Context: one part of a larger RNA
RNA sequence: GAUUGAACGCUGGUGGCAUGCCUAACACAUGCAAGUCGAACGUGAAAGGGUUUCGGCCUAAGUAAAGUGGCGGACGGGUGAGCAAUGCGUAGGAAUCUGCCUGAUAGUGGGGAAUAACUCGGGGAAACUCGAGCUAAUACCGCAUACGCCCUAAGGGGGAAAGCGGGGGAUCUUUUGGGACCUCGUGCUGUCAGAUGAGCCUACGUCGGAUUAGCUAGUUGGUAGGGUAAAGGCUUACCAAGGCGACGAUCCGUAGCUGGUCUGAGAGGACGAUCAGCCACACUGGGACUGAGACACGGCCCAGACUCCUACGGGAGGCAGCAGUGGGGAAUAUUGGACAAUGGGCGCAAGCCUGAUCCAGCAAUGUCGCGUGUGUGAAGAAGGCCUGCGGGUUGUAAAGCACUUUCAGGAGGGAAGAAAGUUGGGGUGUUAAUACCACUCUGAUUUGACGUUACUUCCAGAAGAAGCACCGGCUAACUCCGUGCCAGCAGCCGCGGUAAUACGGAGGGUGCGAGCGUUAAUC
Repeated sequence: GAUUGAACGCUGGUGGCAUGCCUAACACAUGCAAGUCGAACGUGAAAGGGUUUCGGCCUAAGUAAAGUGGCGGACGGGUGAGCAAUGCGUAGGAAUCUGCCUGAUAGUGGGGAAUAACUCGGGGAAACUCGAGCUAAUACCGCAUACGCCCUAAGGGGGAAAGCGGGGGAUCUUUUGGGACCUCGUGCUGUCAGAUGAGCCUACGUCGGAUUAGCUAGUUGGUAGGGUAAAGGCUUACCAAGGCGACGAUCCGUAGCUGGUCUGAGAGGACGAUCAGCCACACUGGGACUGAGACACGGCCCAGACUCCUACGGGAGGCAGCAGUGGGGAAUAUUGGACAAUGGGCGCAAGCCUGAUCCAGCAAUGUCGCGUGUGUGAAGAAGGCCUGCGGGUUGUAAAGCACUUUCAGGAGGGAAGAAAGUUGGGGUGUUAAUACCACUCUGAUUUGACGUUACUUCCAGAAGAAGCACCGGCUAACUCCGUGCCAGCAGCCGCGGUAAUACGGAGGGUGCGAGCGUUAAUC
């Protein structure tokens, strides 16, 4: 000099854009943060309203709600404790899996037995739970079929599926409906391929310590069995005695890694906040289940510590999600708004959910911009300070005169962020079809948290808006008074013991400026 996720002191007008627990991976009150689907399935209220012969009936409504089932809760969000290599970075590799999505191909036939919800009964303080009975499905289980597929001793053997929704002219059937049938859409099953995502292996690179020199027994290799989606001591039995190490093994300490950030002419050095990629973790330790995917932050089981409820028998919990609280600390924000946009989950869709996200609030924490007026004005006013008492300086500074009105304030106008969606009409495709459905053209109609938005017009009036540090040398800037090795200053050299440009005050000056200085830290 540059820099910072900074803090502290003094001061503080405004806007844009960023950033904001670096410490206790300490403990957490409260609310919210993952649901959705009635076009998979069987059930199914009430308030309110209408009516009544007071029994009820109609509507609300097949709505709310719970349950079975499906998909999603493995993404998104947080944190950096652990980890020096099962990690990360770069470059390669072969022995693998991959829901949803895309392409291709072959199918989607016919049966069965249950079970929740519900009803009844029981237990319990509660959490919850037990028994009996009834019922549905895209839940579950056989049978049939098998182009691909799997196993094979090549003879053979094994293995699937589920429906649902829209529309309809004849014909058949039929209890108003409806069904067969036709057609469209969407699902389901098998296989192949792709895309995406993930698992695995190898080489090289990846902090300090030798006051750590030897380490290793599934250890190193082989054979066989097992296991995995998959290679492999991954695991087990047997056999051999190997494997690593001064090119630093092992041990100890420290640490998430990278793109990058800061600095520097560069080489390098230091760092790894925000943003992006990867990894690890989710009260502590262990375990598996489900699933395409987890050994799963807001799932399950066990053990432990802690907190809470209890009728003492037993139960409940996990903010390193967003806010917020206590604590720690020099120190770090609101228990805000909205799903309008972007994206995600579910759904045919409408839509619902979304503390992701977009916004707003707080903080000079940083950075960038703007303002605090402009011109004129010498009687060089008054006052202050200095003085050699003549004057000098503050100083065109002020006052005065003439203007302007950015920003803030008040009153109006007012974009863009909005494309979708819904709906009317035309066309094309599909089809038996002018239904339906899909695509497309065109018209109409809506959807904005921010928001009193940005921007802009008018109004009033210089009106509301300047400080901080320094002035001995380094280092830009000097005098007076007070003090008298005292009080004090100080980054280094050093000042202060009666004329201190170095302490304290004042006048003046210098630097930077909504900041300035100090401290800490890095180059």
The part of an RNA shown here (small-subunit ribosomal RNA, 5' domain) has 523 nucleotides and comes from a metagenome. Its Rfam family is "Bacterial small subunit ribosomal RNA". The coordinates come from a structure-prediction model, not an experiment, and the mean pLDDT is 86. The RNAcentral record of the full RNA draws on SILVA.